[in-house]
């Protein structure tokens, strides 16, 4: 130097061919409930690597960028 594949919350992961306000699970936080805790319940906050095009609409196509893993020299 060139193919190829990944990037979604603090952590792990889901959205099937563009469609309805983007979810689970763990962890944090708050409450109930207990004597105090643990466990159960219930409720909160947090996210589509950045940027930028198409589109009436983009986590999903397109470009470039930057990180990761692999593969040829």
């Nucleotide at each position: 130097a060139g193919g190829g594949g990944c990037u979604u919350a603090g952590g792990c992961u889901a959205a099937c061919a563009g469609g309805g306000a983007a979810g689970a699970c763990c962890a944090a936080g708050g409450g109930c409930c207990u004597u105090c805790a643990a466990a159960g319940c219930c409720c909160u906050a947090a996210g589509u690597g950045a940027g930028a095009g198409u589109u009436a609409a983009a986590a999903u196509c397109u470009c470039u960028c930057a990180g990761c893993c692999u593969c040829u020299a």
The RNA shown here (transfer RNA) has 73 nucleotides and comes from Gigantura chuni. The coordinates come from a structure-prediction model, not an experiment, and the mean pLDDT is 82. Its Rfam family is "tRNA". The family's RNA type in Rfam is transfer RNA. RNAcentral holds the sequence, with entries from ENA.